Context: one part of a larger RNA
RNA sequence: GAACGAACGCUGGCGGCACGCCUAACACAUGCAAGUCGAGCGCCCCUUUCGGGGGGAGCGGCGGACGGGUGAGUAACGCGUGGGAACAUACCCUUUUCUAGGGGAUAACCUGGUGAAAACCAGGCUAAUACCGCAUAAUCCCUACGGGGCAAAGCAGGGGACCUUCGGGCCUUGCGCUAAUAGAUGAGCCUAUGUCGGAUUAGCUAGUUGGUGGGGUAAAGGCCCACCAAGGCUACGAUCUCUAGCUGGUCUGAGAGGACGAUCAGCCACACUGGGACUGAGACACGGUCCAGACUCCUACGGGAGGCAGCAGUAGGGAAUAUUGGACAAUGGGCAACCCUGAUCCAGCCAUGCCGCGUGUGUGAAGAAGGCCUUAGGGUUGUAAAGCACUUUCAGUAGGGAGGAAAAGUUAGUCGUUAAUAUCGGCUAGCCCUGACGUUACCUACAGAAGAAGCACCGGCAAACUCCGUGCCAGCAGCCGCGGUAAUACGGAGGGUGCGAGCGUUAAUC
Numbered sequence: 001g002a003a004c005g006a007a008c009g010c011u012g013g014c015g016g017c018a019c020g021c022c023u024a025a026c027a028c029a030u031g032c033a034a035g036u037c038g039a040g041c042g043c044c045c046c047u048u049u050c051g052g053g054g055g056g057a058g059c060g061g062c063g064g065a066c067g068g069g070u071g072a073g074u075a076a077c078g079c080g081u082g083g084g085a086a087c088a089u090a091c092c093c094u095u096u097u098c099u100a101g102g103g104g105a106u107a108a109c110c111u112g113g114u115g116a117a118a119a120c121c122a123g124g125c126u127a128a129u130a131c132c133g134c135a136u137a138a139u140c141c142c143u144a145c146g147g148g149g150c151a152a153a154g155c156a157g158g159g160g161a162c163c164u165u166c167g168g169g170c171c172u173u174g175c176g177c178u179a180a181u182a183g184a185u186g187a188g189c190c191u192a193u194g195u196c197g198g199a200u201u202a203g204c205u206a207g208u209u210g211g212u213g214g215g216g217u218a219a220a221g222g223c224c225c226a227c228c229a230a231g232g233c234u235a236c237g238a239u240c241u242c243u244a245g246c247u248g249g250u251c252u253g254a255g256a257g258g259a260c261g262a263u264c265a266g267c268c269a270c271a272c273u274g275g276g277a278c279u280g281a282g283a284c285a286c287g288g289u290c291c292a293g294a295c296u297c298c299u300a301c302g303g304g305a306g307g308c309a310g311c312a313g314u315a316g317g318g319a320a321u322a323u324u325g326g327a328c329a330a331u332g333g334g335c336a337a338c339c340c341u342g343a344u345c346c347a348g349c350c351a352u353g354c355c356g357c358g359u360g361u362g363u364g365a366a367g368a369a370g371g372c373c374u375u376a377g378g379g380u381u382g383u384a385a386a387g388c389a390c391u392u393u394c395a396g397u398a399g400g401g402a403g404g405a406a407a408a409g410u411u412a413g414u415c416g417u418u419a420a421u422a423u424c425g426g427c428u429a430g431c432c433c434u435g436a437c438g439u440u441a442c443c444u445a446c447a448g449a450a451g452a453a454g455c456a457c458c459g460g461c462a463a464a465c466u467c468c469g470u471g472c473c474a475g476c477a478g479c480c481g482c483g484g485u486a487a488u489a490c491g492g493a494g495g496g497u498g499c500g501a502g503c504g505u506u507a508a509u510c
Base pairs, nucleotide, nucleotide: 001510002509006506007505008504009503010502013357014356015355016354017353018352020349021317027314028313030312031311032310035062036061037060040059041058043056044055045054046053047052069270070269071268078195079194080193081192082191083190084189092183095180096179099176102132103131109124110123111122112121113120114119140149141148142147154175155174156173157172158171159170162169163168197241198240203233204232205231208230209229210228211227212226213225214224215223245267246266247265248264249260250259251258252257272293273292274291275290276289295306296305297304298303323347325346326345327344331343332341333340334339360390361389362388363387370381371380372379373378394451396446397445398444399443400442404437409431410430411429412428413427414426415425416424454499455498456497457496458495459480460479461478465494466493467492468491469490475482476481
């Protein structure tokens, strides 16, 4: 000098854009943060113009593996860069295929019972896109190449003929379902190389290293097991120990380097502590489950409930870090729509940082008064003020006023589908509605200099000097050093210098 997720002291007008528990991965009151689907299913309640509409718990489907948080652990194929084969992938997408015919249950509900509660038990009834056989079966799987094996589900809209038990069949469109297939996406795995310090850590290793055969996995593999062999790593630092999430990057520096890894983005790990699996395309799962432990809470003492390193917020720790806010308007996610969304977008707080603007402008010498100094003549504060003439940014008041909404929705036309002017999809056009922010940005008008300057320093380094007080005292100090009666170095005053809504100090980095 630069720089900071900063803190402290004094001071403080406005705006834009960013940032904001670095400490206790300490403990958490309260609210919210993941639901949704009636176009899968039966039932109950409310309402009704009897067409229907609304709500509820439950079975079922999809999603709760994303999004959000934190950095404890990890020196490791964890991460970065580059290769690779032995592998599965829900939703999406390509090309094919099937969607036939049956069955038995169960929750909800009813009845009874146990319990303080959480919850649970018994009997009975019922449905499905829930569950289970059977049929069919290749380009799928297994194979000894002879063969063997594996599936499914319907729902909604509309309707000209025909049939009808008047429910519908049937046809058609859309959404699904089954089995394959090529992709895409996001994962899993292997490998080369790089990745803090310590030798006052020199030897480490028995599933250890390799083979054969099996098991297991989506998948290669001591991943696991039986047998066999005796290997494997290491001074190019094994093992042990300390520290640490890694990277893109950030800061500094002419560079080489050094330090760091907040915000944003990619990867990893974790979710009260330790362990386990279940479900599922995907987890060994933050707001799932089981066991153990610590802690907290409820209890009728028999037994139960909980997990903010989600968003706010509380206590504690600390030098120190914000609101128990608004909205789904936009973007995105679950998701047909509605709906949900503390993701997100906004607002609030903080000079925490960066950037911009303002606190007036011109004129004005009787060089006023006052202050300070003085050789008592004067000098300086100082064009500074007053006075005169102007201007009105910002703040204030009043009025106007974009864009974020070309989205989404609906209607019409047209094209495709179709027996069809129905339905659904594509395109075009019209229409109306939807804005948290928001008293928005911005523009105009009004009034009046009106509301807006401090902080540090002045011995040298280093820009800026005199007086008074004090008298090795009180004190200053980054280094050198000042102070013991004339202190430009302490304290005050006047004056000056530097920066300026900031200025200094401290910590840590180059």
Molecule: small-subunit ribosomal RNA, 5' domain
Organism: uncultured prokaryote